Predicted 3D model of a 394-nucleotide part of an RNA (large-subunit ribosomal RNA, domain III) from a Syntrophothermaceae bacterium.
Its mean pLDDT, the model's own confidence on a scale to 100, is 80.
The RNAcentral record of the full RNA draws on ENA.
Its Rfam family is "Bacterial large subunit ribosomal RNA".
Context: one part of a larger RNA
This record gives sequence, C1' cells and structure tokens, in this order.
RNA sequence: GAGUAAACGAUAAGGCAGGUGAGAAUCCUGCCCGCCGAAAGCCUAAGGUUUCCUGGGGAAGGUUCGUCCGCCCAGGGUAAGCCGGGACCUAAGCCGAGGCCGAAAGGCGUAGGCGAUGGAUAAUCGGUUGAGAAUCCGAUGCCACCUUCAAACCGAUUGAGUGAAGGGGUAACGCAGUAGGGUAAGCGAAGCGCACGGAAGGAAGAGUGCGUCCAAGCCUGUAGGGUGCAAGAUAGGCAAAUCCGUCUUGCGUAAAGCCCGAGGGGUGAUGGGGAGUGAAAAUAUAGUAGCGAAGUCGUCGAUCCCAAACUGCCAAGAAAAGCCUCUAGCGAGGUUUGGGGUGCCCGUACCACAAACCGACACAGGUAGGCGAGGAGAGAAUCCUAAGGCGCGC
Repeated sequence: GAGUAAACGAUAAGGCAGGUGAGAAUCCUGCCCGCCGAAAGCCUAAGGUUUCCUGGGGAAGGUUCGUCCGCCCAGGGUAAGCCGGGACCUAAGCCGAGGCCGAAAGGCGUAGGCGAUGGAUAAUCGGUUGAGAAUCCGAUGCCACCUUCAAACCGAUUGAGUGAAGGGGUAACGCAGUAGGGUAAGCGAAGCGCACGGAAGGAAGAGUGCGUCCAAGCCUGUAGGGUGCAAGAUAGGCAAAUCCGUCUUGCGUAAAGCCCGAGGGGUGAUGGGGAGUGAAAAUAUAGUAGCGAAGUCGUCGAUCCCAAACUGCCAAGAAAAGCCUCUAGCGAGGUUUGGGGUGCCCGUACCACAAACCGACACAGGUAGGCGAGGAGAGAAUCCUAAGGCGCGC
C1' cells in the first nucleotide's frame, strides 16, 4: 500500500414479456436469437450408491445471485420361467484329498474343484407412472418339468422305452481378399389420405403442410453353401458296439437325395399403432379421455444378415459342457396330441465422454462397447441442418 490489485475455470450469446416472491440479470413459462448434431444426441459395461420422483426449505455447500439445485428435511420409487448372473460348461490362473519335497512356517502337484473376458441357453409388439418396465398391463407366443384328466397308438422277455461319469461325431475357432444374394435405414412423389385457404396485386391450381407402418412365433423352404450312396468284412477307438475309423465290392458322375440356409410369401392382424380431430367436469385443468384416414410404386443401398460361407496364404490358428449317435447297463409300462398345473435366488431407480466415475474442486484432463439421420462429399473428413440436447452459475 488494502477490502486496494487480481481472480470468478473454454470467445456456443443472449434478448424481451409474463409469473412467483419480502427480495429476481441468474427460478418458472412463452416468443425470438445462438451452439452441438460420428455429438455437446440415444443405449449400455465398469465405477458411483439414492445422486431418481414428489412436497417443503435456504443456515452452510453453489467461485456472483438465488424464490433454484446433484445442497438440507420428509415421503415415495427399482416387480422377470424366456434380459444379465446362479441352481450348466470349461480357459489362463487359483485351490488342492492322497502324494513328493522342505529345520519350522511352508513349496509343488495327481484325482477333484473353483474360475468369463469365451461356449450353451425359451419373447415379441403395443400401452401405462410423478418416478419401473422384453419385469406391470393387453395381445400373440415359446421353454422345462409334473399330471390320479381325455383320445389315439406302441409294448410287456419274440424287450416298448430308457440309457452312461464310457466310445465316436459335432460344438471348434488363424490371417488376408473379392464377388454374389438379401435386408435395415434413407430418398422421391407418380399414386393415396387428412388438414389449410394467402388480412394489402394475383393464385382453388401441376397449390401448401403433414402422413403414407407393425414384431416374435407358426406354415412354406427360395438365392446360396456343404455332402457321394449302399452292402459286406474288420485284429484299431484301454470292456462292448449296429457308432467312428480302415479295407473290399456294387451303384452313381453331376445331378438326384440328404444337411445347412438369409430373405421373400402366407398367417399372426376383425389386432396394434397412426397424421389429424377432440370433449365433459370439479376447487383441480387437457391437446387429456374419446374418435381415428391413407398405407401403393419407384429409387438408392449398408460397416448388418446368408457367413468365417467361399478363395488364397503360412507363422498352421482354446477347452469343456451341450447336442447327435453307439453300445455296457436298466427295464414294465411308454409315446404323441389336447386339457390342467408348477416355474426358485440375486440384479433391475438414476449418472454413465460426465457437475453423479478416476483426477483434493460442480476441475478445458482421462474413461471399454453399441446406434449414429438429411443436403453437399470418396468419406464416420469438413460446412450447414433433423430428432434430441444445450447457451458452459458473475
């Protein structure tokens, strides 16, 4: 020198009116303006752990203010056979009966077990709340198991059926690359539907605006891809085998058959949704309840599906369960369809490129995955926009 200088955290930007209130640049509502738009939008994993919604509050927190808040107080909110995890499987790794080793503590490790970041696995569309929804509700489905119910059929030693902790197959996998078929999404408006009618010159039209959809499941089995088939023999697959492997013979040469298989068509749907239209009523308000049209054609076209399918290459690219099959074995009831019944535990709110996570902060940093529209464009670049979200708390 002094409550002075400086600072108030992205240069996306605010303005006006109305409301509330003791008090308003800062809260609420409306109109206008501006910013993002491969994001500054949407979904989700981790992490957080009530921050979500409603009512109330204003000491402190909020770099100002505050009637407001991720703050304080109170009440409320997360609903599952089919989503994720467990009652299934295994990988690295870990534990480890016996065992081996070690002064002790303990180390290693067989059988066995645990362990997803992988495998397997039955649900879709719509509606609804102040806050939950593939969970509630509606509709339409599917899976497993039970059944003293009904029908049909098969079988009872001439063996129906079931069936391994065993055998075999499959599951089952690298990298690179193009082509084909298809769908989603988008676009156009020729068509179709609904609404509107130019206040001051004209315009009822080739006008303007908006909208022109729908799943799983079930039936069908297409584009395409894969695969020889049958019989006999058999000493291999730690027992057995009709299975697999191997061998022989016959028939077949590109097709048939069989297996896989998107999409499409039909159904689901006399349903849902839908632009728009639009009440009554109380003290309360509602674009709510209710009603509800059209729904064709063309174009473009995926990074998604068929599908790790095909082709090529060398560095040669998990396992187990499950499923199919084979017997060993068990074996007197069983199978199919319909009806009826049962279906446990945990998670589920909200944030999630962020003011709610990690950074001591409402911090210009960091944070895995999915969706990601239009015009111009090779493009997810870039610029402008849609939906949606914001104008970064002086």